[in-house]
RNA sequence: GCCGUUAUAGCUCAGCUGGUAGAGCACUCCAUUGGUAAUGGGGAGGUCAUCGGUUCAAACCCGAUUAACGGCU
Numbered sequence: 001g002c003c004g005u006u007a008u009a010g011c012u013c014a015g016c017u018g019g020u021a022g023a024g025c026a027c028u029c030c031a032u033u034g035g036u037a038a039u040g041g042g043g044a045g046g047u048c049a050u051c052g053g054u055u056c057a058a059a060c061c062c063g064a065u066u067a068a069c070g071g072c073u
Base pairs, nucleotide, nucleotide: 001072002071003070004069005068006067007066010025011024012023013022019056027043028042029041030040031039049065050064051063052062053061
């Protein structure tokens, strides 16, 4: 220098070929208990890496950029 994969909640990851962004753990509140643990119920938390484009509509399609990992020379 060229090619590929990945980037979504504090952490680990889903998101089924464009149509309201989700789960588990963690956090927080409540119930249960004499009290704790466990268990059950509720809540908060995201400009979907960044910028631009296509579209009525983009986490998803296209281009560029950044970062991590891998391959080739």
Transfer RNA from a Minisyncoccota bacterium, 73 nucleotides, folded computationally. The coordinates come from a structure-prediction model, not an experiment, and the mean pLDDT is 82. Its Rfam family is "tRNA". Rfam describes the family as follows. Transfer RNA (tRNA) molecules are approximately 80 nucleotides in length. The family's RNA type in Rfam is transfer RNA.